[in-house]
RNA sequence: UUAUCAAGAAAAGUGGAGGGAUAUGGCCCUGUGAAACUUUAGCAACCUGAUCGACGGAUCAAGGUGCUAAUUCCAUCCUUAUAAUAGGAAAGAUGA
Numbered sequence: 001u002u003a004u005c006a007a008g009a010a011a012a013g014u015g016g017a018g019g020g021a022u023a024u025g026g027c028c029c030u031g032u033g034a035a036a037c038u039u040u041a042g043c044a045a046c047c048u049g050a051u052c053g054a055c056g057g058a059u060c061a062a063g064g065u066g067c068u069a070a071u072u073c074c075a076u077c078c079u080u081a082u083a084a085u086a087g088g089a090a091a092g093a094u095g096a
Stems, first nucleotide, its partner, number of pairs: 001096005010040005018029003023076004041068003046064003049060004072091001077088003
């Protein structure tokens, strides 16, 4: 810089009190065990690769990432009509 972010997918071990990016306010998760680390499993299909192709793409899931509570948990800034189960932005995350 650009694309995507409403779908999808968890068990075990270590650990021992926090966690949901940051700030504020909510709302949640958590000793029926948080964060973190490890292992295994899974999801997805961005990149590589393979196969097919009507050349738009499709399939596979071996490799590189990512992810596996809640929409990126929600709001915040702007717009519409004072409003939201609306739209957009900002910020953030991930890939190339």
Molecule: SAM riboswitch aptamer (S box leader)
Organism: uncultured Faecalibacter sp.